[in-house]
RNA sequence: GGGGGCGUGGCGGAAUUGGCAUACGCAGUGGACUUAAAAUCCACCACCGCAAGGUUUAUGAGUUCGAGUCUCAUCGCCCCUA
Numbered sequence: 001g002g003g004g005g006c007g008u009g010g011c012g013g014a015a016u017u018g019g020c021a022u023a024c025g026c027a028g029u030g031g032a033c034u035u036a037a038a039a040u041c042c043a044c045c046a047c048c049g050c051a052a053g054g055u056u057u058a059u060g061a062g063u064u065c066g067a068g069u070c071u072c073a074u075c076g077c078c079c080c081u082a
Base pairs, nucleotide, nucleotide: 001081002080003079004078005077006076007075010026011025012024019065028044029043030042031041032040046055047054048053058074059073060072061071062070
């Protein structure tokens, strides 16, 4: 240089044919239980906002009534090839 794959909460990782973004697990926080702890159980756990509501899938654009999903460009990582 050429080809291919991947990028989603703090981490891992789902999201079916384009139709509820973050299921589920880990970590964390609060509580219950315990003499105390561990284990177990319950609740919470992206951002802004008092709330209503709004924003967010690497970044930007496009297609569409509707995009994490399709298209293009860029950035980053991995693999193959020379």
The RNA shown here (transfer RNA) has 82 nucleotides and comes from a Coriobacteriia bacterium. Its mean pLDDT, the model's own confidence on a scale to 100, is 81. It matches the Rfam family "tRNA". From the family's description: Transfer RNA (tRNA) molecules are approximately 80 nucleotides in length.